[in-house]
RNA sequence: CGCUCAUCUCGAGUGGUGGAGGGACAGGCCCUUCGAAGCCACGGCAACCGACCGCAAGGAACCGGUGCCAAUGCCUGAACGAUGAGAU
Numbered sequence: 001c002g003c004u005c006a007u008c009u010c011g012a013g014u015g016g017u018g019g020a021g022g023g024a025c026a027g028g029c030c031c032u033u034c035g036a037a038g039c040c041a042c043g044g045c046a047a048c049c050g051a052c053c054g055c056a057a058g059g060a061a062c063c064g065g066u067g068c069c070a071a072u073g074c075c076u077g078a079a080c081g082a083u084g085a086g087a088u
Base pairs, nucleotide, nucleotide: 003086004085005084006083007082008081013042014041015040016039017038021031022030023029025077026076027075028074043069044068045067048065049064050063052059053058073080
């Protein structure tokens, strides 16, 4: 990189740095110099996997691995995308 399965109208941001983009893609519609992306620190949400409690259904969120913290995956579209777990 490709394959399989599950989920994607809930929830959760401040500071520093940086200096013009960002919301995957197309068309819309938005966010942004009252400071975008990226990076760093701290904080938070959630509960996919592990660990924990439970006979089980399930629970809990202190710990480990991820993820996430404008708008329903922002809306519509598609042979689309993202995240997690797994197999080769």
This is a predicted structure of an 88-nucleotide RNA (SAM riboswitch aptamer (S box leader)) from a bacterium.
Its mean pLDDT, the model's own confidence on a scale to 100, is 87.